[in-house]
Formats: sequence, structure tokens, C1' cells
RNA sequence: CCUCAAAUAGGAGAUGGAGUUCUCCGUUAAUCGCCCUAAGGCUGAUAACUCCUACUUUGUU
Repeated sequence: CCUCAAAUAGGAGAUGGAGUUCUCCGUUAAUCGCCCUAAGGCUGAUAACUCCUACUUUGUU
């Protein structure tokens, strides 16, 4: 990577982990950021809140 079978007390919410709450989806799904013709450029570790970690800026020692 491909094929087959089985199971699914579940899964998802633009970059990590945990807790709480909310919303959505039913495996054919929810979901997978924005600007730009192109070149290129911009914000954020959250869906929301709190904490930790990473990154960035400033100040102090």
C1' cells in the first nucleotide's frame, strides 16, 4: 500500500495533552482556516472556558 473478514460500549468540531460544558454526525457522516488570476501573504495550539506543554513578543534578575 492492496485485498478479505469481523467488531464498533462510538466518532467529529484548521497544529499537542487533560478536565468541564455545548453543538454536530451515524461510517455513503460530522470535519479538513482565510486573502489572491498567479506570485505571494495573514490569524490561531480552545467549538467555548480553565490548566499544562511548544512557539512568539516585552520587562526584570
Notes
Fluoride riboswitch aptamer (crcB RNA motif), 61 nucleotides, folded computationally. It was read from a public genome assembly, where an Rfam model found it. The coordinates come from a structure-prediction model, not an experiment, and the mean pLDDT is 76.